This is a predicted structure of a 139-nucleotide RNA (SAM riboswitch aptamer (S box leader)). The coordinates come from a structure-prediction model, not an experiment, and the mean pLDDT is 75. It matches the Rfam family "SAM riboswitch aptamer (S box leader)". Gene Ontology term of the family: regulation of gene expression.
RNA sequence: CCCUUAUCACGAGUGGCGGAGGGAUGGGCCCGAUGAAACCACGGCAACCGGCGGGAAACCGCAAGGUGCCAAAUCCCGCAGCGCGGCACAGCCACGGCCCGGAGGAGCAUCCGGCGCAGGGCGCGCUGACAGAUAAGGA
Numbered sequence: 001c002c003c004u005u006a007u008c009a010c011g012a013g014u015g016g017c018g019g020a021g022g023g024a025u026g027g028g029c030c031c032g033a034u035g036a037a038a039c040c041a042c043g044g045c046a047a048c049c050g051g052c053g054g055g056a057a058a059c060c061g062c063a064a065g066g067u068g069c070c071a072a073a074u075c076c077c078g079c080a081g082c083g084c085g086g087c088a089c090a091g092c093c094a095c096g097g098c099c100c101g102g103a104g105g106a107g108c109a110u111c112c113g114g115c116g117c118a119g120g121g122c123g124c125g126c127u128g129a130c131a132g133a134u135a136a137g138g139a
Stems, first nucleotide, its partner, number of pairs: 002138007013042004021031003025078004043070003048066002051062004074131001079128007092121002095119001097117002099114005
């Protein structure tokens, strides 16, 4: 670095050092000189692996071992599907297309009006992917 499986709405921070960044990525929105990242110490959370105890099993409990984690749902969205549809000078839309009524006309064009129709967009909700993180196993 890659593959597989599982989990990701819960939970858990102080001090030292350091001195401007951080929240993976694009957008948003946050955190940060009342001190970011990194590192160290101590504390805590959790229960993936291992251990111990209970149980026929499923599973449950303990937690001094190996990891991990300790702002915000993986902070939210990003792709696809489904459902719903409020406002605006303009039919939800300062997006196209189409249709209907009227004027016009041979037929068009053109003009006026329209909660008539389909698509796309946008917003909200749900589901599933993608990506990421962690663990365990593997190449």